[in-house]
RNA sequence: GGCGGCCGGAUGGCCGCGGGUUCGCCGGGAGACCGGCGAGCACGAGGAAAGUCCGAGCUCCACAGCGCGGGGUAGCGGGUAACGCCCGCCCGCCGCGAGGCGAGGACCAGUGCCACAGAGACGAGUCCGUCGCCCUCGGGCGGCGGGGUGAAACGCGGCAAACUCUACUCGGAGCAAGGCCAAGUAGGAGGGCGCAACCCCGGUUCGCCGGGGGGAGAGGUGCGCUGCCCAGCCCUCGGGUCGGCCGCUGGAGAUGCCGGGCGACCGGCAUCCGAGAUGGAUGGCCAUCACCGCGAGCGAUCGCGGUACAGAACUCGGCUUACAGGCCGCU
Numbered sequence: 001g002g003c004g005g006c007c008g009g010a011u012g013g014c015c016g017c018g019g020g021u022u023c024g025c026c027g028g029g030a031g032a033c034c035g036g037c038g039a040g041c042a043c044g045a046g047g048a049a050a051g052u053c054c055g056a057g058c059u060c061c062a063c064a065g066c067g068c069g070g071g072g073u074a075g076c077g078g079g080u081a082a083c084g085c086c087c088g089c090c091c092g093c094c095g096c097g098a099g100g101c102g103a104g105g106a107c108c109a110g111u112g113c114c115a116c117a118g119a120g121a122c123g124a125g126u127c128c129g130u131c132g133c134c135c136u137c138g139g140g141c142g143g144c145g146g147g148g149u150g151a152a153a154c155g156c157g158g159c160a161a162a163c164u165c166u167a168c169u170c171g172g173a174g175c176a177a178g179g180c181c182a183a184g185u186a187g188g189a190g191g192g193c194g195c196a197a198c199c200c201c202g203g204u205u206c207g208c209c210g211g212g213g214g215g216a217g218a219g220g221u222g223c224g225c226u227g228c229c230c231a232g233c234c235c236u237c238g239g240g241u242c243g244g245c246c247g248c249u250g251g252a253g254a255u256g257c258c259g260g261g262c263g264a265c266c267g268g269c270a271u272c273c274g275a276g277a278u279g280g281a282u283g284g285c286c287a288u289c290a291c292c293g294c295g296a297g298c299g300a301u302c303g304c305g306g307u308a309c310a311g312a313a314c315u316c317g318g319c320u321u322a323c324a325g326g327c328c329g330c331u
Base pairs, nucleotide, nucleotide: 001331002330003329004328005327006326007325009289010288011287012286013285014284015283017044018043020041021040022039023038024037025036026035027034028033046309050320051319053318054317055316056315057314058174059173060172061171070170071169072168073167074166075089076088077087078086079085090104091102092101093100094099105165106164110163111162112159113158114157122155127147128146129144130143131142132141133140134139178246179245180244181243184241188237189236190235191234192233193232198213199212200211201210202209203208219229220228253272254271255270256269257268258267259266260265290307291306292305293304294303295302296301
């Protein structure tokens, strides 16, 4: 110098904050459920929690099947739930080297492009030279594994980080996803009660019955009266709203040992539970120690200051980016 892995202040005490749990006491709400006080117990940010760039789980979209369009990926093989990630090998390029990088399918399907230089860049064509033949001696025709230019010169030219083709693959939206419980009011459905006197029509077993008009009483309003209104009133069910809860953290989990594999990774056994907030907790102080800086001292040492990047919000696997300081291994 190169590559890979790991830590990311330590221990103890006190106070505070967050959710959980076990008791005791009490309260709010129609209910679903929620809260307060006191005591005890264990727990409480990261290697990137970040960017939200890929890939999944989960949820809803009736189904997610076919076609069209569109996107993505691209040596070969393997790992994985999956991937554009990871591992091994081949090839090419860079580096003295340890190593690093690769947008590494196809230009015998079609289209397009090929700067500068060069006569000519895929259509053909003849700048110079040279060989053969012809000629009106200017040249013409035919040939050349010749010269020159260029990355490439007629050859199955080069370019797909050009369109395109081929193979494989991809439905969309996202936890404010979504699910459950569930007032009042207003809609909806079903059932019950009520709709007088009087008039008209129809029927009649002459008791009444059905339809229409009509609008008294009851009702609308706890009771009484007066006025007004005219079709309601009661019960049940169902959807939604206010509200409440779940989703929410036990999982492709962590640690240790053993085994398989070059490796990514896989298998077995044992032990453990390690944040779930919703204006969002994870902090402060003290003591000792570690490291760094400054100052004092000949020195042992002492004093002061500091310890990065950053910070959960449904959960995982990756990638990328940020990072004081330090440790280990290989080369």

The prediction has a mean pLDDT of 76.
Bacterial RNase P class A from a soil metagenome, 331 nucleotides, folded computationally.